[in-house]
Context: one part of a larger RNA
RNA sequence: CGCAUACGGUGGAUGCCUUGGCAGUCAGAGGCGAUGAAGGACGUGGAAGUCUGCGAUAAGCCUAGGUAAGCCGACAACAGGCGUUACAACCUAGGAUUUCCGAAUGGGGAAACCCGCCCGCUUUUGUGGGCAUUUUGCACUGAAUCCAUAGGUGCAAAAAGCGAACCCGGAGAACUGAAACAUCUAAGUAUCCGGAGGAAAAGAAAUCAACCGAGAUUCCCCCAGUAGCGGCGAGCGAACGGGGAACAGCCGAGCAGUUUAAGCUAGUGGAAUGCGCUGGAAAGCGCAGCGAUACAGGGUGAUAGCCCCGUACACGAAAGCAAAAACUGACGUAUCAAGUAGGACGGGACAUGUGAAACCCUGUCUGAAUUGUUCCUUCGGGAACGAGGGGGAACCAUCCUCCAAGGCUAAAUACUACUGACUGACCGAUAGUGAACCAGUACCGUGAGGGAAAGGCGAAAAGAACCCCGGUGAGGGGAGUGAAAUAGAUCCUGAAACCGUGUGCGU
Repeated sequence: CGCAUACGGUGGAUGCCUUGGCAGUCAGAGGCGAUGAAGGACGUGGAAGUCUGCGAUAAGCCUAGGUAAGCCGACAACAGGCGUUACAACCUAGGAUUUCCGAAUGGGGAAACCCGCCCGCUUUUGUGGGCAUUUUGCACUGAAUCCAUAGGUGCAAAAAGCGAACCCGGAGAACUGAAACAUCUAAGUAUCCGGAGGAAAAGAAAUCAACCGAGAUUCCCCCAGUAGCGGCGAGCGAACGGGGAACAGCCGAGCAGUUUAAGCUAGUGGAAUGCGCUGGAAAGCGCAGCGAUACAGGGUGAUAGCCCCGUACACGAAAGCAAAAACUGACGUAUCAAGUAGGACGGGACAUGUGAAACCCUGUCUGAAUUGUUCCUUCGGGAACGAGGGGGAACCAUCCUCCAAGGCUAAAUACUACUGACUGACCGAUAGUGAACCAGUACCGUGAGGGAAAGGCGAAAAGAACCCCGGUGAGGGGAGUGAAAUAGAUCCUGAAACCGUGUGCGU
C1' cells in the first nucleotide's frame, strides 16, 4: 500500500412527520378615505432586544352582553402582582383616546422635520379650535362703461388619495408568423391614460326574416371551421335558424320614515367502559359491556365511537348590522327630435384587406322630406287608414318590414385582494408560494431592480446537581435523568462519496 472483516469519524441522502403552501366547491362581502385612508416613522411593559397589540388614557380606558377559575400576548424565564361565584383574564357589540408622516390640506420641506397667523381659556409656558386648492350654490360688493359683466369678499356643500381581478372608454407597439419581406399576421394584444360598479356594458327594433313568420338585451351549446374574407399566401372567420339560462318593460320604474323581523356578529346543552396481559406509556391484544339523528375530524406516553375537544341534534343576543314585506309621506313623470337623414372626399368599424360593397361611426365640404282623414273615449288618450322616411348586402321596380336624429331599465354573465365552512387518485422541506423558520428579510445594486439559505431532542426538560482533567476554557470522563443519551441541545432516522482504528492475509 492492497484485499477482507469488525468498529468508528465525516456527511446529511432516505424513511416517517407537518405548523406552510397549491387547486377548488358552496356561501358571504365586494370597498376604505378630509369624522384624515392605505402604508409607515417614533413611542408604549418591572424589564435590554425583536415580533404582536396599542397611542402621551399607549400589550391598554368606558358601557352592554357572553363566559369564567384562572390570569398579567410571543420568544421566555425571573421579579412583582391581579382574581377565585363574580367589576380577574378572555370573547362579542358599541363608545372614548388615537403622537408624527402620508391625498396631507396654514407656509416650507431632503416624509415622519422646520417656521407661522387668527380666536378662546390660561397669561412664563401651555392648551383647545381655525387658516390649502378646485368646482358648484347663495349672499354682499363691484371696473374699463350708464345698465351690466369680468373681478373681489364671505358662508355652505362636494371633490381629491388608496385598492387584487373583473368592466367601459381614449391612445396604442414590436418581437413573431408568412420558412426572406412591404399588404397581411401577432392584435386592437402588451403597455399608458380616464372613468364606474358590485358587477360593468348592452337593452325594448328606422331589428331580422322571406311572402311563412319572429318579437329588447346578455350568456351558453349547435349552426361551423360552414358561407365568406385573404400578397385567394400565412392566416382571419360570421350570420340566418335551432336548443337552453334568465326574463320586464318603460318615461323615473324609485326615495325617505315607521312597523314586523328570518339571518349575521359572542355562545349553551350534548349519549356511551371496565378489568386483565405485554410494555416506559395502552388507544394494541384478550374477556365482558354500552351509545349512536353523534363511527366527520383532532388530541391524549403506540392504533380510542364510549378519556379530552368536538360531531349529530336541539337551543341562544342587552348592543350593532339586516334581505324582504306592509303602511305613511313628499317629490318626479317627454320640446317625438335639422346642420339631422342623405351626398362627395378622407378614414375607421363591421368575419368582410375598396372590392360589384350595402348597413354603422365621422374629420372637411354640403344638405332634405314630414302630418292628414275617420271612429271610440273614463277627456288623460286610444284605434284604423293614409302621407313622409329608413332597411331588406351594388343598383332599380314591386313587395315586405320598421319609425332614426331624447332617455331609463332587474335577472341570466365576468372577477376574487378579503371573510367563513368544506374538499383533493395536489406537494411534503432541492417539493409546495420567493418565503412552513421574525422573508420580500439578510445580502447585492447609485438606481429601477434582483433576491437567498435556514423545519424535526424527548411522552414529559425530567435540558445533565455533584466530582475529575483542563486556561476560573473549549472539549471530554464519571455520576445522575430517561424506555433509549451512538435521543445531549452541531440533538429522529443517519445512505454514499471521503478519512481512520483493530484483526487476518498478500506484497
Annotation: The part of an RNA shown here (large-subunit ribosomal RNA, domain I) has 507 nucleotides and comes from a Cellvibrionales bacterium. The coordinates come from a structure-prediction model, not an experiment, and the mean pLDDT is 84. The RNAcentral record of the full RNA draws on ENA. Its Rfam family is "Bacterial large subunit ribosomal RNA".